[in-house]
Annotation:
A computed fold for a 1387-nucleotide RNA from an uncultured bacterium, annotated as small-subunit ribosomal RNA.
RNA sequence: AGAGUUUGAUCCUGGCUCAGGAUGAACGCUAGCGACAGGCUUAACACAUGCAAGUCGAGGGGCAGCGGAGGCAGUAGCAAUACUGCCUGCCGGCGACCGGCGCACGGGUGAGUAACACGUAUGCAACCUACCCUUGUCAGGGGGAUAAGCCGGAGGAAAUCCGGUCUAAUACCGCGUGACAUCGGGAUUCCGCAUGGGAUUCCGAUCAAAGGAAUUAUCCGGACAAGGAUGGGCAUGCGGCGCAUUAGCUUGUUGGCGGGGUAACGGCCCACCAAGGCGACGAUGCGUAGGGGUUCUGAGAGGAAGGUCCCCCACACUGGUACUGAGACACGGACCAGACUCCUACGGGAGGCAGCAGUGGGGAAUAUUGCACAAUGGGGGAAACCCUGAUGCAGCAACGCCGCGUGGGUGAAGGAGCGUUUCGGCGCGUAAAGCCCUGUCAGCGGGGAAGAAGAAAGACGGCACCCGACCAAGAAGCCCCGGCUAACUACGUGCCAGCAGCCGCGGUAAUACGUAGGGGGCGAGCGUUAUCCGGAAUUACUGGGUGUAAAGGGAGCGUAGACGGCGAGGUAAGCCUGAAGUGGAAGCCCGCGGCCCAACCGCGGAACUGCAUUGGGAACUGUUUUGCUGGAGUAUGGGAGGGGUAAGCGGAAUUCCUGGUGUAGCGGUGAAAUGCGUAGAUAUCAGGAGGAACACCGGUGGCGAAGGCGGCUUACUGGACCAUAACUGACGUUGAGGCUCGAAAGCGUGGGGAGCGAACAGGAUUAGAUACCCUGGUAGUCCACGCCGUAAACGAUGAUUACUAGGUGUCGGGGGGCCAAGGUCCUCCGGUGCCGGCGCAAACGCAUUAAGUAAUCCACCUGGGGAGUACGUUCGCAAGAAUGAAACUCAAAGGAAUUGACGGGGACCUGCACAAGCGGUGGAGCAUGUGGUUUAAUUCGAAGCAACGCGAAGAACCUUACCUGGUCUUGACAUCCGGACGCCGUAUGGGCAAAGCCAUAUUUCCUUCGGGACGUCCGAGACAGGUGGUGCAUGGUUGUCGUCAGCUCGUGUCGUGAGAUGUUGGGUUAAGUCCCGCAACGAGCGCAACCCCUGUUUCCAGUAGCCAGCAUAUAAAGAUGGGCACUCUGGAGAGACUGCCCGGGAUAACCGGGAGGAAGGCGGGGAUGACGUCAAAUCAUCAUGCCCCUUAUGAUCAGGGCUACACACGUGCUACAAUGGCGUAAACAAAGGGAAGCGAGACGGUGACGUUGAGCAAAUCCCAGAAAUAACGUCCCAGUUCGGAUUGUAGUCUGCAACCCGACUACAUGAAGCUGGAAUCGCUAGUAAUCGCGAAUCAGAAUGUCGCGGUGAAUACGUUCCCGGGUCUUGCACACACCGCCCGUCA
Repeated sequence: AGAGUUUGAUCCUGGCUCAGGAUGAACGCUAGCGACAGGCUUAACACAUGCAAGUCGAGGGGCAGCGGAGGCAGUAGCAAUACUGCCUGCCGGCGACCGGCGCACGGGUGAGUAACACGUAUGCAACCUACCCUUGUCAGGGGGAUAAGCCGGAGGAAAUCCGGUCUAAUACCGCGUGACAUCGGGAUUCCGCAUGGGAUUCCGAUCAAAGGAAUUAUCCGGACAAGGAUGGGCAUGCGGCGCAUUAGCUUGUUGGCGGGGUAACGGCCCACCAAGGCGACGAUGCGUAGGGGUUCUGAGAGGAAGGUCCCCCACACUGGUACUGAGACACGGACCAGACUCCUACGGGAGGCAGCAGUGGGGAAUAUUGCACAAUGGGGGAAACCCUGAUGCAGCAACGCCGCGUGGGUGAAGGAGCGUUUCGGCGCGUAAAGCCCUGUCAGCGGGGAAGAAGAAAGACGGCACCCGACCAAGAAGCCCCGGCUAACUACGUGCCAGCAGCCGCGGUAAUACGUAGGGGGCGAGCGUUAUCCGGAAUUACUGGGUGUAAAGGGAGCGUAGACGGCGAGGUAAGCCUGAAGUGGAAGCCCGCGGCCCAACCGCGGAACUGCAUUGGGAACUGUUUUGCUGGAGUAUGGGAGGGGUAAGCGGAAUUCCUGGUGUAGCGGUGAAAUGCGUAGAUAUCAGGAGGAACACCGGUGGCGAAGGCGGCUUACUGGACCAUAACUGACGUUGAGGCUCGAAAGCGUGGGGAGCGAACAGGAUUAGAUACCCUGGUAGUCCACGCCGUAAACGAUGAUUACUAGGUGUCGGGGGGCCAAGGUCCUCCGGUGCCGGCGCAAACGCAUUAAGUAAUCCACCUGGGGAGUACGUUCGCAAGAAUGAAACUCAAAGGAAUUGACGGGGACCUGCACAAGCGGUGGAGCAUGUGGUUUAAUUCGAAGCAACGCGAAGAACCUUACCUGGUCUUGACAUCCGGACGCCGUAUGGGCAAAGCCAUAUUUCCUUCGGGACGUCCGAGACAGGUGGUGCAUGGUUGUCGUCAGCUCGUGUCGUGAGAUGUUGGGUUAAGUCCCGCAACGAGCGCAACCCCUGUUUCCAGUAGCCAGCAUAUAAAGAUGGGCACUCUGGAGAGACUGCCCGGGAUAACCGGGAGGAAGGCGGGGAUGACGUCAAAUCAUCAUGCCCCUUAUGAUCAGGGCUACACACGUGCUACAAUGGCGUAAACAAAGGGAAGCGAGACGGUGACGUUGAGCAAAUCCCAGAAAUAACGUCCCAGUUCGGAUUGUAGUCUGCAACCCGACUACAUGAAGCUGGAAUCGCUAGUAAUCGCGAAUCAGAAUGUCGCGGUGAAUACGUUCCCGGGUCUUGCACACACCGCCCGUCA
């Protein structure tokens, strides 16, 4: 000293929370010792029992008890003597009694009290003070009682009471003396702020006393008076709580005169008189509370507290009262009343722990019915001494602070164990063990103080302390480990259990729960809870704010108050300075010292920031006196203005009425309807009525304090401005309360009512439409008078004054220059706008009209919600307004700005996106996939685009993961160990659905002869195995936005920052493509290019390809020689670059047109997919963490299933026909494949195909016939010579096997379907459409998929709209980002 928490991120505002310190504490876990300190915060609740105030015989009468002495008597004894009884107060003493002093101190508690109760400073000329100290004087002489005692009581249960009879005093009462004192009267003198006081003196009146002990030293007492000291009493200034939702209070009240009372002043009390007194500087009321020194915290200023200790106050069961006394209205006194408890013979009595212990109760919670008067102190006493729960000590409880210990050194095989692990290790850890030491504290034995001035006498206490011996022995826990905040892993759990101070953890890999290991912190304690201060500048005096975060009153006038111009003089209240007083002690701080140290304690100092007194000063503030003119005001002269009030006048327009013309509609809307109209509307003309508002001018123009003010004229009237500088002389500013004004709506009374128009009605819209739109329409809007008193009453910006760069408009007034007399330029004052610098601000922004710099005054704010609500009060006719909370609840709520995403916001651009076209899908039948259903199983996955002819380039068995059944258990597969065998394999047999199983036969290689290699079997365990789970634990791969043009970085610059700039702008492009400009300059990933195919051509090469020319040969054929010209093949090149021309554009990039060219502006196609998004898909391609199964979720075999079928959807095929079907005979491809293969040809079969089989590992042979097309013929619009489903029969092929469940063939059968609703898909050129061919997979099984060529169109005006995308901009309360957020109701 700060930190966490609002956001995707940022800055700010703002609250919440944490880290610190403290406690009379409590609770949880734990606990060895000592010193010191503290220990009912709650029920001022009730109390059993014991103790807490007595003492004096030197005041007195006495003698109950004790002891002594004396006397008498008795007993024992020789006696001394002992014992017993009686007597004597003679002595020591002494219960009870009279008397004195004390009991008013000490001790407890904090109920009451907001008060002169407390603190502080003063005053008493208005007072008292026992005991103590000093001084002076005095004490003569009498008297009468009474208690105890004794006698009694026909009192009483008791407490206790009564009668009679004695007696004493330092008890009580007169008399004498009488200084001082007091009082009354008089005189002199001095002093004081006043009443008044002091001193001296004269006269008069009144008032005292007590003895005792010792003895001859004296001592203790007594009375009066004065003084001191101590302790009190009273009065006053100032100071310290909350609420104004408490604003008025008061009748002994305020004062006076006269009395009473008191120690004393006083309405303290009383009679009379007056009507005062207090209060916004907070009276009164209500609530709360003992006050202070101090304590805690804080840098301080402050805030909070008042336990222990000290001072003061108050109280003593509750309330009241007085008595005694120096002192009380009295804690352990009295009386009365009340409540409660106890005793009782029922008649009556007793009591007061808020003293020390202790008990019950209450409570989260607070101790022993201890020892001693040894010390300190108190009471009594001459003293000894007695009393003292004050006090000194001990006991209990870690309640606090402080100190000590639980061992030290060495010790690596880094043991065992535990935890973890990537299995290698790592950690606990020198820690332990072992070895060598030491002995604090506790325990044992011995000694043993000071505390006590003087012989004895110490509760504590055999305590502290000292010595000795022994043993590492008896002595460590608590909390935490996600961030804040030091400290991390494993397992368990699975939004469960739980944690949590705030943020927040937990839904199967939790460093946040629980446990363990490890670690961190503190340590005889550690955590939690509660409370206070701090952090919090989060109430801001020090030290905050109010345009938008909470916050400027709606505006003005003005009272109290606050603040206030220039010069001079006085004063000294504030202020400054000096002196002296006080500010108790303790405490805090500093220094020194004492307990071993520390805590603690002692001594000294400093401080106590305060209050009162006094000397001095006079700058400033105040006050007072006197001036001044600059602030302010007045006067005179001007002009501007929707400023206000009242009266009158005017035209345009709407509506209505009357009349005329005129005919079928009008009106209204997005479109309509309600409505009006043939009873004549709308339209139009003329006349009339009535109300309201004032077009154009008109303007970020004017006026007004604000609200507000707009036709014209008149009357009355307010304010501002300019000029002049005559007058006054600070007269000023602000303004709590108060008063006035105050839009619209609303209210009351009375008018008025054209238009408009809440409510209401109807029509529409809509899912609904109590709305928006339309047709009507009442209050109201208007006037007069009276209320209301609020608005986003806003510039969301209080008023006033001064100062601080400019530029440019405009309104009012003045001055000056030029002037061609229209103007124009400069300048001053006042208003009103825009832009902008300094400065300010969180930023936005403000910026001489401040949100700048200063000053004065007022108002207001202190997290969000609850709530401007409730209650109370005031106002109001009401509506309501003003003032204005709390409980509860949240961790945020907000402001400004940033980047995205989004908008049924804007601008621009783009895409088969729409449009323009062509052809489809959706209807039919079939194929195929999916859903659903079914099933023993119909294995699993894929799910909008981007799942659905998808994984699957091909399920009869296999595949196969599913189901049923049969089997195996180190296993079908891999590695390791031991043993046996020689295998393996083949063959045969049994049995079986098959596999497994059983049996028989046959039977290796190398060798150093030990054995080894290989393989099988058996055995044991490590392990194998899993298409089991999690694609939300992952890698890899893939889809999609999207082949869209974007995505970023470095440095610089700007911004507090997130970020911005660059990448935006003007053009252009398919493109962030390029050009220009620019606080940016560069760069990277993307685009393009480089790669492949294709289109033209040259060169080279020429077999298996080709055949022009030459030759051979044939039935025919490049079949042959030969050739490489052509086609073609495959290598290397060329070619296209806006290169050339014209025009446009900015002289650019680029665009349009043209030439040439095979090709022209990217020539066409492919491969190529930026940063990222979708927790997108896949654990069943593969790999893989974790979890799960282990005679099974593994392995194997047979059969079945994946092919089911009411239905729904997707993708396709074939069609519905004449641009066609069928038949006949003809023409032209490309690209592929072929050895477990393609298979020519020939023969057989109607055919699928079969038999045989040449050639070919291929530019050679084969598949292989291309088809649409063209030609000819036929059909004639029909469910057909269209269409081919379905079905029957008979076959072919593949295969171990075609029943479930293959393809094909022939013959026969001949279904639906006649162009397809809403809706929807593809395609921009060699494309769509249409036609056939091939291949992969494959034993067989394509309408699918991937390729190939043939024929070969139509259309695009264009970008308004739908969808997707890009760039800029704008709004935003969204950021999981519009499939967002969020409001109300119900559960």